[in-house]
RNA sequence: AUCUUCGGGGCGGGGUGCAAUUCCCCACCGGCAGUUAAAGUCUGCGAGCCGCAAGGCUGAACCGGUGCAAUUCCGGUACCGACGGUAUAGUCCGGAUGUGAGAGGAU
Numbered sequence: 001a002u003c004u005u006c007g008g009g010g011c012g013g014g015g016u017g018c019a020a021u022u023c024c025c026c027a028c029c030g031g032c033a034g035u036u037a038a039a040g041u042c043u044g045c046g047a048g049c050c051g052c053a054a055g056g057c058u059g060a061a062c063c064g065g066u067g068c069a070a071u072u073c074c075g076g077u078a079c080c081g082a083c084g085g086u087a088u089a090g091u092c093c094g095g096a097u098g099u100g101a102g103a104g105g106a107u
Base pairs, nucleotide, nucleotide: 001107002106003105004104005103006102012026013025014024015023027091028090029081030080031045032044033043034042040079041078048057049056050055061077062076063075064074065073083094084093085092
């Protein structure tokens, strides 16, 4: 450099109601790279949103412990989650057999 494969998880129980996996109580989930040590909440990226385009916007964590070193581990208590649809959705359906940070393989 060319080709190729992979590349996002989660509503279970109860309540109210004509109707809710959407509301209320309990529950459940966590993309990619980096970072002295393992991260949804640190740094950046992707996704998503806006724009004709150039380009722009974009969520959330503290306390204690161990240690040379951790907002990453252990303990505790919190918090966050695009757009369209529908009884108000991180978990359902849809755009999407899409896009994709990136990871692996072959030559």